[in-house]
Parts: sequence; structure tokens; C1' cells
RNA sequence: UGCAGCGUGGAGAAGAGGCAUCUCGCCGGGCUCAUAACCCGGAGGUCGCCCGUUCGAGUCGGGCCGCUGCUA
Repeated sequence: UGCAGCGUGGAGAAGAGGCAUCUCGCCGGGCUCAUAACCCGGAGGUCGCCCGUUCGAGUCGGGCCGCUGCUA
């Protein structure tokens, strides 16, 4: 310099047009002599940013930013 992939709660991931979900973690409760495990409930995400397409965008298109890999 060029090319490709990726960006979604605190962490890791799913979701390829129609209510954003799962696991772990966190908070509260239950169980226990107690802790862990287990059970119940809850909080937490304007889906990297901007624009466009569409009745409708996390999802499709363009630009930008960041990360990773390859290339010179």
C1' cells in the first nucleotide's frame, strides 16, 4: 500500500428483513448449621459511528473508525 474477516449487556457467543436471545458473571430471595452446588426472580445492550434502501434494518448497500490476518 492493497485484499479479506470481524465489531451485538461486564466476558464469550447466537441471531442473514418483522417482539434482541443463550451461557458465564453481577444483584435479591429460597435451600443449608454454613459455604459451594442447586432452584426462583431481577438489573444491565440506542447491535462501533454516519448516510442510504425498505412499510419495517442487528441483518441489505455506501462511507468512516477500530481490531485481526494475509500481501508488498